[in-house]
Context: one part of a larger RNA
Molecule: large-subunit ribosomal RNA, domain V
Organism: wastewater metagenome
Order: sequence, then C1' cells, then structure tokens
RNA sequence: CCCGCAGCAAGACGGAAAGACCCCAUGAACCUUUACUGCAAGCUGAUACUGUCACUUGGCAUGUUUUGUGUAGGAUAGGUGGGAGGCUUUGAAGUCGGUACGCCAGUAUCGAUGGAGCCAUCCUUGAAAUACCACCCUGAACCUGUUAGGUGUCUAACGCUGUCCCGUGAAUCCGGGCGGCGAACACUGUCAGUUGGGCAGUUUGACUGGGGCGGUCUCCUCCUAAAGAGUAACGGAGGAGCUCAAAGGUACCCUCAGCCUGGUUGGCAAUCAGGCGAAGAGCGUAAAGGUAGAAGGGUGCUUGACUGCGAGAGCCAUAACUCGAGCAGAAACGAAAGUUGGACUUAGUGAUCCGGCGGUUCCGAAUGGAAGGGCCGUCGCUCAACAGAUAAAAGGUACUCUGGGGAUAACAGGCUGAUCCCGCCCGAGCGUCCAUAGCGGCGGCGGGGUUUGGCACCUCGAUGUCGGCUCAUCACAUCCUGGGGGUGAAGAAGCUCCCAAGGGUUCGGCUGUUCGCCGAUUAAAGUGGUACGUGAGCUGGGUUUAAACCGUCGUGAGACAGGUUGGUCCCUAUCUGCUGUGGG
Repeated sequence: CCCGCAGCAAGACGGAAAGACCCCAUGAACCUUUACUGCAAGCUGAUACUGUCACUUGGCAUGUUUUGUGUAGGAUAGGUGGGAGGCUUUGAAGUCGGUACGCCAGUAUCGAUGGAGCCAUCCUUGAAAUACCACCCUGAACCUGUUAGGUGUCUAACGCUGUCCCGUGAAUCCGGGCGGCGAACACUGUCAGUUGGGCAGUUUGACUGGGGCGGUCUCCUCCUAAAGAGUAACGGAGGAGCUCAAAGGUACCCUCAGCCUGGUUGGCAAUCAGGCGAAGAGCGUAAAGGUAGAAGGGUGCUUGACUGCGAGAGCCAUAACUCGAGCAGAAACGAAAGUUGGACUUAGUGAUCCGGCGGUUCCGAAUGGAAGGGCCGUCGCUCAACAGAUAAAAGGUACUCUGGGGAUAACAGGCUGAUCCCGCCCGAGCGUCCAUAGCGGCGGCGGGGUUUGGCACCUCGAUGUCGGCUCAUCACAUCCUGGGGGUGAAGAAGCUCCCAAGGGUUCGGCUGUUCGCCGAUUAAAGUGGUACGUGAGCUGGGUUUAAACCGUCGUGAGACAGGUUGGUCCCUAUCUGCUGUGGG
C1' cells in the first nucleotide's frame, strides 16, 4: 500500500412520511352563535270539510217613545216653520207611592186617590212657548230586519270506543248493523303572521420587516425628493368630508402689524393726534406658494354662483381631473375702455346599476291614445375597505384535512453586534497626605461572538426541541497546582497584574429543571465553544396532539409563555470515519 473479518455509530444536512408547528389560498370540512339568508317543526288566526236551535254583544237601516240647565229670566228654553187657541167625565189641579235620567233644581212616566180645572198671548231674551202640530240635529231605550262576533245546547257530518251481532267455516284486521262517548270542536288541506342553529347553504377584507393584537385604507399642504416633472417606507409634521346670498360681480376710494412721542377718566394694553414703519399684518378654514402697483379694508349698484359652445393646451394606462382665448344669446356694474361662466390658489368627495321628481318637438308591437321607455335637468350611498364583489353575512377547531411556501415565523446555523462580556486611552475624584497599592465621574477606541435582540440568507417533497445519563474534544478571558512583578507586602493570610492549558476540577437534599438555594467536604469544586457537543447512543421528567379537571375569559363552539393527572421514541450500517484483528 491492497484485500478481508468482528465491532462502534461521529458524518454522508443518513432512511422512512410532497412538515402535523407557522404563514398563504377570494381551498375544504365539521362545530358554535343574539353573523346573513332560508327550510322543517311549533304556536296563533282565517278559510274549506261544517250542520240545527236558543240566549247575548257590537255596527247599520226603518219605525215608536224620549233626551237637551252659560248669564238675564216665574224655569232644565236643542233648531226651524206653521199657529190663536189647545188638553180635559175615554177623567184636570192637588195628594201618596214606585221606576228611569240628573247639573240635586227638577224632568218624563206608571199605579192609587181625587173630583173640575190646567196651559198659551202678558215681563225679561240673540231666539218664544212641549198651548198644539210638522220636519230635523245630538244622545238614549225598545220592536223588527240584516250583518259581524261570543256563550250555551242538540245530532246527523267527523273522531274514539264495545266482553254485542253479521259477512265468516279462523281473525284482535276490514266492511256493515246495533249501542256508548266526544262533537261541529278536533283531525286534515290551503293562506297569512309569529317563533324557529332543529337543519341547510354561505360569508367572516387587505396592508403588515412572519402572523395575531394595535394602527391604517379616500382627498389636501409641507419635508424626505438628490435646483424640470415624478419618486418608496407601519418615514417626519399637520389638515379635510365644509362654509359664505356675501365672505360672489362690478365701479370708486383707502392701507397694515409693531414701536416712539403727546393727550381727560385711561393703567403695559381701549379711543384721539403726529412720527418711524416694504409688510414683521390681513387674506372664513391646515400648510405651502402668492400678495399693498392688492388677492387686504370700505361704500354704491347688483346676481356672470348665467344658457348653448369651445380653437388649443396641461396631466395622464384607462376612466377621470385641470386650464382656456374666442363665438352666439340674454344680463350686471362702469361715462367709457372694459370686467364678470362664483370665492387669492391648491382639500370639502363617490363610477355603474336600480329608483324618485320636473321638462321634452323623440319611440309608442295593426291604427288613435295610453302604459312603458329614451333624451335634458335634478335627487337618493361614512358603497369611509372611499376604482365602489351582494339589496342582505360573525366566530371556533388541540378532532381536523388538502394544495403550496424556506416567497414567511418557532430550533439550529449565517450576517450584524444595538444589548452582553472582556480589554485599552484620558484622568474629574476616592484612597489621612498621594490621580494610577486598590478604585475611577463624564467621555473616547477596540476585541470576542457564550446573552437578549435585529435581518429573514440555506433548510417547511422534515436540519427531532429542554434537561439528565454516557462518552468526550477544544479555547484560555486560569478555579487548583507551577513561575514571577507591584502592594496601602513586617510574618502569615490577602489584593492586583504578567507568564503558564501538563494534570486535576467532589458527594448529597429540593425542583423536569439548566440555573439557584441548602448540607458536608476539597488543593480546587474554572469560564466558555463544539447544531445552547452528543436521541440511526440511552432516557422522556418538562415543553408540544388526541382524554379529563380547576381558575379566568367567552352567549357559545372554545381559548389561556395559567395550574393539574394521563399519554406508541422506528431503522438488520452501503460509503466515509474510528477500534480490534487476519491475509497478501
């Protein structure tokens, strides 16, 4: 060096299973509910099957009898008209008793008694006699009719039932008969209302330095923005979802804020006078730009905050948006030239569908109309997730599933090194005195890659995750042992620094623990790296499935870096590597 045999499992990001965690999908399935929309089912009502009679309630109609009080006034005057007489032995006034109404004064009526009178025209009143008659109004009572209910009753529909009879020679079934009970109810059909996770179909947004929670989503202004335009971020600051009939148009006029001086109350500051004063004011509302040669402040007259258009531009994927001279019509102001199609400018907003209103010379299913539609104008959306999926929609899944992703999280690695650990510089100060024996403010410069992070670069067709056991190996920023310097080193014991990695670095109690605390020792009981070394070496106590309990949260399904009990750890070694051994 080549080839074996027996072994070990460190590596081949070993094998197995298109990762179950995480995210995504306008994926799925189950489950929940005060998500949405439905459907069974329940309840209630109407109606049909469904009939008799009686009583009763309400409405309506005809008829009869009645009812009616402001004040003044003999008094409980409904309205209008006629009217000079009317009622009365067919029994008046009066008296007694009852009933109804009632504003407690009386009115109406019935019975008994009584026995011949009572009332009107006259006074008050807007209106004159219920003296008498007629019509009508309001309310009431009664008769009749009709209609809509309610209650009760009946029996023949209908329902239930019989140890009875028959069809029948068996039948508890069916049909018929004879009885009993219930009964127009119930059952059933149809329609309507209501209830309705019992069941069904679905929805439950996106952005996002993973996702969730939070925040945001349209428009305006500034910066970022790199002197044309434009330009991102969960970058830094603010605003809008209107307002104004004058705060619009036009003609004419005026100039601010602040300060100084003077001046009654009057002061730092009110109004007045003079001066300085290019703007430091004002311009409805944020900011920016603009602006006194006005866009600011006044006064007069007014409605151009017009209709039909629009050459041409800006901005732009589209759709939109913006500017616009000029022309025609009819106006406002101005002597005129002229200006005016809102506001100093830039926010103050919403496509389409559907529907409403007004107009219209359009269409009008044979024709004339109409219905309906078109066109013009206008109205109804926090469609605010603001280019708006529907008129209409929330959750759970650890019982879960599928398709994908290392486009995206948790472990490990990588980059970074804020944080962390270590060192150095400076030297304010402490150290009785003395910056530096030992410390070292405020600051500065590095190293390391053990912490917590940031990033999301390999890995989601799988890189097994804490701790323990076993076996280690390396670094040195050294715990012990070794050699030195300094000392605020007398000795001893220390403190601090330099060199040094050869060897060593304990046994127990509690806890799943790493850690930590405690006990007893020791020369010492080092700090770290090795996929927080090591599960194709072991374990499986913890975490992290399915079961279950508690607390808390949730209406609930369920949830909880809250607790608790339980809970399948596979691989016969091909290659590399290593150990032992044999042959050539």